RNA sequence: CGGGAUGUGGCGCAGUCCGGUAGCGUACUUGGCUGGGGGUCAAGUGGUCGCAGGUUCAAAUCCUGUCAUCCCGA
Numbered sequence: 001c002g003g004g005a006u007g008u009g010g011c012g013c014a015g016u017c018c019g020g021u022a023g024c025g026u027a028c029u030u031g032g033c034u035g036g037g038g039g040u041c042a043a044g045u046g047g048u049c050g051c052a053g054g055u056u057c058a059a060a061u062c063c064u065g066u067c068a069u070c071c072c073g074a
Stems, first nucleotide, its partner, number of pairs: 001073007010026004020057001028044006050066005
């Protein structure tokens, strides 16, 4: 320098193919069961999707640029 993959609550991931309310597990908070702990059950808080721009009625999803990490090549 060229090519590719990944980036989504604190952490680990799905959703992208085929645009249509941002989800799951875990963690955290509160409460119930328990004498308490542990465990379990219920409710709840927390992200607008790496960043910027564009297309669209509507973008995590499509397009362009860019950043970080990893892999391959020179």
Overview: Transfer RNA from a Flavobacteriaceae bacterium, 74 nucleotides, folded computationally. The organism belongs to Flavobacteriaceae, within Bacteria. Its Rfam family is "tRNA". Rfam classes the family as a transfer RNA. Rfam describes the family as follows. Transfer RNA (tRNA) molecules are approximately 80 nucleotides in length. The prediction has a mean pLDDT of 80.